[in-house]
A computed fold for a 72-nucleotide RNA from a Candidatus Parcubacteria bacterium, annotated as transfer RNA.
The source organism's lineage runs through Bacteria, Bacteria candidate phyla and Candidatus Parcubacteria.
It matches the Rfam family "tRNA". Rfam links the family to the GO term triplet codon-amino acid adaptor activity. Rfam classes the family as a transfer RNA.
The coordinates come from a structure-prediction model, not an experiment, and the mean pLDDT is 80.
The sequence is in RNAcentral, with records from ENA.
RNA sequence: GCCCCCAUAGUUCAAUGGAUAGAAUACGAGCUUGCGGAGCUCGUGAUCGGGGUUCAAAUCCUCGUGGGGGCA
Numbered sequence: 001g002c003c004c005c006c007a008u009a010g011u012u013c014a015a016u017g018g019a020u021a022g023a024a025u026a027c028g029a030g031c032u033u034g035c036g037g038a039g040c041u042c043g044u045g046a047u048c049g050g051g052g053u054u055c056a057a058a059u060c061c062u063c064g065u066g067g068g069g070g071c072a
Base pairs, nucleotide, nucleotide: 001071002070003069004068005067006066007065010025011024012023013022018055027043028042029041030040031039048064049063050062051061052060
């Protein structure tokens, strides 16, 4: 330099172009317990950035950024 793949919550992952983007875990509160842990209930929290297509974009297209891989 060229080609391919990936980017969603603190972390690990879901989501056929159409439900309020959903779980697990972590965190906070409560219940429970002699205290803690476990368990149960509730809560907080996310689509890498710009542009485009579409009635509708996390999803499709494009440019960029970051990460991984292959070739040279």